[in-house]
RNA sequence: CGAGCCGGGCGGACGGCCGCGUGGAGUCCCUCACGGGACUUCCCGAGGAACGUCCGGGCUCCACAGGGCAGGGUGAUGGCUAACGGCCACCCGGGGUGACCCGCGGGACAGUGCCACAGAAAGCAGACCGCCGGAGGCUUCGGCCGCCGGUAAGGGUGAAACGGUGGUGUAAGAGACCACCAGUGCCCAGGGCGACCUGGGCAGCUAGGUAAACCCCACCCGGAGCAAGGUCAAGAGGAGCGCCGUGAAACGCGCUCUGCGCGGACGUUCGAGGGCUGCCCGCCCGAGUCCGCGGGUAGACCGCACGAGGCCGGUGGCAACACCGGUCCUAGAUGGAUGGCCGUCGCCGGAGGGCCCGCGAGGACCCUCCGGAACAGAACCCGGCGUACAGCCCGACUCGUCUG
RNA sequence: GCGAACGUAGCUCAGUUGGUAGAGCGCAACCUUGCCAAGGUUGAGGUCGCGAGUUCGAACCUCGUCGUUCGCU
Numbered sequence: 001c002g003a004g005c006c007g008g009g010c011g012g013a014c015g016g017c018c019g020c021g022u023g024g025a026g027u028c029c030c031u032c033a034c035g036g037g038a039c040u041u042c043c044c045g046a047g048g049a050a051c052g053u054c055c056g057g058g059c060u061c062c063a064c065a066g067g068g069c070a071g072g073g074u075g076a077u078g079g080c081u082a083a084c085g086g087c088c089a090c091c092c093g094g095g096g097u098g099a100c101c102c103g104c105g106g107g108a109c110a111g112u113g114c115c116a117c118a119g120a121a122a123g124c125a126g127a128c129c130g131c132c133g134g135a136g137g138c139u140u141c142g143g144c145c146g147c148c149g150g151u152a153a154g155g156g157u158g159a160a161a162c163g164g165u166g167g168u169g170u171a172a173g174a175g176a177c178c179a180c181c182a183g184u185g186c187c188c189a190g191g192g193c194g195a196c197c198u199g200g201g202c203a204g205c206u207a208g209g210u211a212a213a214c215c216c217c218a219c220c221c222g223g224a225g226c227a228a229g230g231u232c233a234a235g236a237g238g239a240g241c242g243c244c245g246u247g248a249a250a251c252g253c254g255c256u257c258u259g260c261g262c263g264g265a266c267g268u269u270c271g272a273g274g275g276c277u278g279c280c281c282g283c284c285c286g287a288g289u290c291c292g293c294g295g296g297u298a299g300a301c302c303g304c305a306c307g308a309g310g311c312c313g314g315u316g317g318c319a320a321c322a323c324c325g326g327u328c329c330u331a332g333a334u335g336g337a338u339g340g341c342c343g344u345c346g347c348c349g350g351a352g353g354g355c356c357c358g359c360g361a362g363g364a365c366c367c368u369c370c371g372g373a374a375c376a377g378a379a380c381c382c383g384g385c386g387u388a389c390a391g392c393c394c395g396a397c398u399c400g401u402c403u404g
Numbered sequence: 405g406c407g408a409a410c411g412u413a414g415c416u417c418a419g420u421u422g423g424u425a426g427a428g429c430g431c432a433a434c435c436u437u438g439c440c441a442a443g444g445u446u447g448a449g450g451u452c453g454c455g456a457g458u459u460c461g462a463a464c465c466u467c468g469u470c471g472u473u474c475g476c477u
Base pairs, nucleotide, nucleotide: 001400002399003398004397006395007394008393009392010391012345013344014343015342016341017340018339020045021044023042024041025040026039027038028037029036030035047375051386052385054384055383056382057381058380059225060224061223062222066281067280068279069278071221072220073219074218075217077089078088079087080086091105092103093102094101095100106216107215111214112213113210114209115208128155129154130151131150132149133148134147136145137144138143163181164180165179166178167177168176182206184203185202186201187200188199189198190197191196229302230301231300232299237258238257239256240255241254242253243252260294261293262292263291264290265289266288273285274284275283276282309328310327311326312325313324314323315322316321347372348371349370350369351368352367353366354365356363357362405476406475407474408473409472410471411470414429415428416427417426423460431447432446433445434444435443453469454468455467456466457465
């Protein structure tokens, strides 16, 4: 210098003008008051992913929610955490020359299913060619033909053919037997918390793959979601009282209570209906529930911004992380605010020019012009994951080339 | 906020125990006709939305992602 790999970080700065939202203060206006409106000013005002909504939790309500079946999820080991399918460390397997990366990584001697095409044979396998033996027929005496049997060493097919190499053995062969190697299981020793690793011995000789096919095993899982949920106001309709009015009423007005009207079905201890997601058992609530039609309101406040919180330092730990001390408080809209323009500087790319450093390969800086600046935007909150992203910065490391 | 389905040729759709991807319409060429239509024959056209993985092998199974559509509140 080129190529690569891993980790961490930034996501333009300043100023001016106009504009928007929450909150504080002030002035004015409306109102008996509560309260509302307008204007001025001050503070604050999106993100690393606010995104996707793929997991996990907090919070709230359902009755503090039991047992079985079904269903869903997870899957090596040890740890972290509020929890997780996340993170850290490590093991094993695979990939890469390497830094390093990838793995839904339990079980295929519990059972079932599948393995196309090719091939003789694809699962307690299989004689197509070949090899060997036997008896037979034909013969030009070279051999040829079919039959019976043995054989998995060789050929060929396939992703995969029931260990590999060498030897003994045999008619030819074969873990039939032997040596070594690979693999599996058991035992022993050592190391490790553990998964597992290393070494030694023995055994049968050798066992296909697929569970991201059904399934089996172990562990985990109640449901709904801030439109959760709570408080207040208003409300259609009804009842009562009072006032007006009248012969008596009606209509109307005001106050209080309730929270609508009509129709249908089932039901009130012989219990409808509902609840613990589905089913069963068990248990609980229980006087209303469900359906159709019509009507009313769809406003305000709380929840809601102090939280498993951020930053700095220290201690423990390989790390994730935990603990201690200090310090900071920084968006809360509800048709949904955080934007636009201008100037200067900075950043990046291209073109041109200048100058400097180094023995060299090469490198730095300055000026001018042109162009560019992404992905995307809170809506109850938090921890993760995944995905998108112009342009950069910092650090560790690997391979190759060149120069000294 | 909660949940579900789909993506295959230009268009509309098939494609099951995973094994070489099809149909109809459309398109092109040829035949037929004096010419056109109809008809007949032949042919082209596919990253199976995308990226990984499992597997000998993926449109199909798994995960992630993108897009479209629908339902409930």
Two RNAs folded together computationally: RNase P RNA and transfer RNA, 477 nucleotides in total. The prediction has a mean pLDDT of 77. It holds a member of the Rfam family "Bacterial RNase P class A". Rfam links the family to the GO terms dimeric ribonuclease P complex, ribonuclease P activity and tRNA processing.